This is a predicted complex of two RNAs, RNase P RNA and transfer RNA, with 429 nucleotides together.
The coordinates come from a structure-prediction model, not an experiment, and the mean pLDDT is 78.
[in-house]
RNA sequence: UGAGUAAACCAGGUGGUCGCGGGUGCAAGACGCGUAAAGUCGCACCUGAGGAAAGUCCGAGCUCCACAGGGCAGGGUGCCGGGUAAUACCCGGCGGGGGCGACCCCAGGGAAAGUGCCACAGAAAUGUAGACCGCCCCGUGAGUGCGGGGUAAGGGUGCAACGGUGCGGUAAGAGCGCACCAGCGGCCGGGCAACCGGCCGGCUAGGUAAACCCCACCCGGAGCAAGGCCGCGUAGGGGGACAAUGGAGUGGCCCGCUCCGUCCCCGGGUAGGCCGCAGGAGGCGCCAGGGCAACCGGCGUCCCAGAUAAAUGACCACCCUCGACAGAACUCGGCUUACAGGUUUACUCACCCA
RNA sequence: CGGGAUGUAGCUCAGCUUGGCGAGAGCGCACGGUUCGGGACCGUGAGGUCGCAGGUUCAAGUCCUGUCAUCCCGA
Numbered sequence: 001u002g003a004g005u006a007a008a009c010c011a012g013g014u015g016g017u018c019g020c021g022g023g024u025g026c027a028a029g030a031c032g033c034g035u036a037a038a039g040u041c042g043c044a045c046c047u048g049a050g051g052a053a054a055g056u057c058c059g060a061g062c063u064c065c066a067c068a069g070g071g072c073a074g075g076g077u078g079c080c081g082g083g084u085a086a087u088a089c090c091c092g093g094c095g096g097g098g099g100c101g102a103c104c105c106c107a108g109g110g111a112a113a114g115u116g117c118c119a120c121a122g123a124a125a126u127g128u129a130g131a132c133c134g135c136c137c138c139g140u141g142a143g144u145g146c147g148g149g150g151u152a153a154g155g156g157u158g159c160a161a162c163g164g165u166g167c168g169g170u171a172a173g174a175g176c177g178c179a180c181c182a183g184c185g186g187c188c189g190g191g192c193a194a195c196c197g198g199c200c201g202g203c204u205a206g207g208u209a210a211a212c213c214c215c216a217c218c219c220g221g222a223g224c225a226a227g228g229c230c231g232c233g234u235a236g237g238g239g240g241a242c243a244a245u246g247g248a249g250u251g252g253c254c255c256g257c258u259c260c261g262u263c264c265c266c267g268g269g270u271a272g273g274c275c276g277c278a279g280g281a282g283g284c285g286c287c288a289g290g291g292c293a294a295c296c297g298g299c300g301u302c303c304c305a306g307a308u309a310a311a312u313g314a315c316c317a318c319c320c321u322c323g324a325c326a327g328a329a330c331u332c333g334g335c336u337u338a339c340a341g342g343u344u345u346a347c348u349c350a351c352c353c354a
Numbered sequence: 355c356g357g358g359a360u361g362u363a364g365c366u367c368a369g370c371u372u373g374g375c376g377a378g379a380g381c382g383c384a385c386g387g388u389u390c391g392g393g394a395c396c397g398u399g400a401g402g403u404c405g406c407a408g409g410u411u412c413a414a415g416u417c418c419u420g421u422c423a424u425c426c427c428g429a
Base pairs, nucleotide, nucleotide: 001350002349003348004347005346006345007344008343009342010341012319013318014317015316016315017314018313020048021047022046023045024044025043026042029041030040031039050325054336055335057334058333059332060331061330062223063222064221065220069255070254071253072252074219075218076217077216078215079093080092081091082090083089094108095106096105097104098103109214110213114212115211116208117207118206132155133154134151135150136149137148138147139146140145163181164180165179166178167177168176182204184201185200186199187198188197189196190195227275228274229273230272237266238265239264240263241262242261246260247259248258249257282302283301284300285299286298287297289296290295320323355428356427357426358425359424360423361422364381365380366379367378374412383399384398385397386396387395405421406420407419408418409417
């Protein structure tokens, strides 16, 4: 210099004018027919979207229903250890795969518990099965051949043909014997473990669990339109179900628990306000605190949107590299997806120079 | 904002549970027959990225994950 890997960060800037949401003050203000509540209005100051606010895919907080209880069914997770409020997330390690490398990727338990499936092709698709061609032996025949047997080494079919390669062996062959390799089982050693290394053994057991299933662990249901309070309105009108072997809360079922004149349909009324609602598993900084790390601990400091038809915008001036994806709605921790451009740090490879 | 469902031919739908060779049905469309002609009827045929992308598997419309669109319900 070029190519790349990983992590962290920024998301046009500055100034002015006008406007919008929220908070505080003026305020014992004005309007609101009189009062109270709610509401509306003026001025000043402060404050006002994101790394994903998104998808709603996981995990929780919070609220109601038993203080969430038992069983069945159902669902989820899935190498090992740790972190955490918790997780399917994160960190470290193991195994497998990719890259020259930095590094990256893996739904990564069990197929010798059982069941199912493996289309077409092929002789045969899991049975210590299977002989289409070929090879070998025997019988017969003058011979092409025919019949019987052996053989899975070769051909052919297929995603896949029952360990692979080589030597020996044999009528031809075959783990039949041997060497190495793969796999399985046992023992020994190391490691908390996944797993790794060594020795021995019989020689071999196909794939599929994002098929049923088995094993281990986890999961009660609903969701802020949860739920609570105030106010307003109304016809406790009509029809139906059940009378405790009932109905509802309660959700796929049963039990249990709680409440009881309860529930359903039709018809009618209300369409307002307050709380929940933002101080939280919170952000930032420091530590010759612990830990490889995720994270934990201690100290200091800060308050950082809170609407309900829903605010965060418009214009002007200047500058630059001319600005992507996109907008809160109960709140957090993750994951995933979308995204113009730029900055920093560490590292790898190639070339050049000293 | 919360919860749920569905995407297959021009239209309406099967097939997905239990993966299999070339994905079907009705209406519509094209051609031929029938008729004097049209319709109806009869015969033949065309028409499919199974919303999109990735994965599991020998093999995906079907199983899994992500994503897009549409629809429904909820004071």

Rfam match: Bacterial RNase P class A. From the family's description: Ribonuclease P (RNase P) is a ubiquitous endoribonuclease, found in archaea, bacteria and eukarya as well as chloroplasts and mitochondria.